[in-house]
RNA sequence: GCGCGAGUAGUGUAAUGGAUCAUCACAUAGGAUUCCGGUUCCUGAGAUGAGGGUUCGAUUCCCUCCUUGCGCA
Numbered sequence: 001g002c003g004c005g006a007g008u009a010g011u012g013u014a015a016u017g018g019a020u021c022a023u024c025a026c027a028u029a030g031g032a033u034u035c036c037g038g039u040u041c042c043u044g045a046g047a048u049g050a051g052g053g054u055u056c057g058a059u060u061c062c063c064u065c066c067u068u069g070c071g072c073a
Base pairs, nucleotide, nucleotide: 001072002071003070004069005068006067007066010026011025012024028044029043030042031041032040049065050064051063052062053061
C1' cells in the first nucleotide's frame, strides 16, 4: 500500500428484513432482609467511535475519517 472484519453503559454482550422505552449478565447507587458483613430480593442511573448523506424515521443503508484485529505484498 491492497483486501476482509470489528467498534454499542465501567466490563462483556444482544438487537442489522430501518420504526417498541436499544437486551442481558457482572460491576455501581439506594432500599428490604441481618447484631454487623456476606448471600438473597426490589428499585434506579448509565451506551450505539467521529463527521456527513439517504429517509417521514438510521445501532441498522451509503461516503469519509479515527482506533483495532487478520491476511497479502
Transfer RNA from Oenococcus oeni, 73 nucleotides, folded computationally. NCBI's taxonomy places the organism under Bacteria, Bacillati, Bacillota, Lactobacillales, Oenococcus. The prediction has a mean pLDDT of 82. It matches the Rfam family "tRNA". The family's RNA type in Rfam is transfer RNA. Rfam describes the family as follows. Transfer RNA (tRNA) molecules are approximately 80 nucleotides in length.